[in-house]
RNA sequence: AGUCGUCAGAGCGACUAUAAACAGACUUUAGGCGCUGAGCGUUGACCGUUACAAAUGGCGGUCAGGUAGUA
Repeated sequence: AGUCGUCAGAGCGACUAUAAACAGACUUUAGGCGCUGAGCGUUGACCGUUACAAAUGGCGGUCAGGUAGUA
């Protein structure tokens, strides 16, 4: 200097051509390292559609939530 830990910002941490990770204070949570915002993933309810005899699963949509505690 660049890349990565969902996205932007500033942190924390890791890596060096790769995009992962046992790292990112500790415990906890499905909730992704924490903060502010977002609402990508994800969770719940409902609707449509699809596979199936059914249970149930896949896909799409609407609404709601946005781990908690300690330092």